Predicted 3D model of a 73-nucleotide RNA (transfer RNA) from a Chloroflexota bacterium. The coordinates come from a structure-prediction model, not an experiment, and the mean pLDDT is 82. It matches the Rfam family "tRNA". By type it is a transfer RNA.

[in-house]
RNA sequence: GCCUCUGUAGCUCAGCGGACAGAGCACCGGUCUUCUAAACCGAUGGUCGCAGGUUCGAGUCCUGCCAGGGGCG
Numbered sequence: 001g002c003c004u005c006u007g008u009a010g011c012u013c014a015g016c017g018g019a020c021a022g023a024g025c026a027c028c029g030g031u032c033u034u035c036u037a038a039a040c041c042g043a044u045g046g047u048c049g050c051a052g053g054u055u056c057g058a059g060u061c062c063u064g065c066c067a068g069g070g071g072c073g
Stems, first nucleotide, its partner, number of pairs: 001072007010025004018056001028042004049065005
């Protein structure tokens, strides 16, 4: 340098072009318990890597960058 995959919550990951973007874990509050843990209930937390484009509508499709993994030279 070329090809390819990935980038979504603190972490691991879902998410047919259309509902308010979700789950588990973690953190926080509560119930329970002598206390802790476990269990159960609830709340918080997201410019969906960045910038453009297509579209009535983009996390999703297209282009260019950025970062990471793999392959080729």